A computed fold for a 74-nucleotide RNA from a Pseudobdellovibrionaceae bacterium, annotated as transfer RNA. Taxonomically the source falls in Pseudobdellovibrionaceae (Bacteria, Pseudomonadati, Bdellovibrionota, Bdellovibrionia). The coordinates come from a structure-prediction model, not an experiment, and the mean pLDDT is 81. Rfam family: tRNA. Rfam links the family to the GO term triplet codon-amino acid adaptor activity. Rfam's curators write: Transfer RNA (tRNA) molecules are approximately 80 nucleotides in length. It was read from a public genome assembly.

RNA sequence: GGUGGGGUAGCUCAGCUGGUUAGAGCAUCAGAAUCAUAAUCUGAGGGUCGGCGGUUCAAGUCCGCCUCUCACUA
Numbered sequence: 001g002g003u004g005g006g007g008u009a010g011c012u013c014a015g016c017u018g019g020u021u022a023g024a025g026c027a028u029c030a031g032a033a034u035c036a037u038a039a040u041c042u043g044a045g046g047g048u049c050g051g052c053g054g055u056u057c058a059a060g061u062c063c064g065c066c067u068c069u070c071a072c073u074a
Base pairs, nucleotide, nucleotide: 001073002072003071004070005069006068007067010026011025012024013023019057028044029043030042031041032040050066051065052064053063054062
C1' cells in the first nucleotide's frame, strides 16, 4: 500500500428490514434488609451513537470522505 472487521454509558457489549423514549450486564450513588460488612433486592445518575457532510418525512442503522484500532495480505 491492498482487503475485511470494529469505534454506541466509566468498562464489556446488544441494537433486527431505517420508524416512534437509545438499551443490557458490571461498576458508581441512594435506599431496603442485617448487630455490622459482604452477598441479595429496589431505585437513580451517567450518551455529540468516533468526526464532517449527503440521502430521507425520519439515520446508531444507508452513502461519501476523514480519523483511531484489530486481523489478513503484498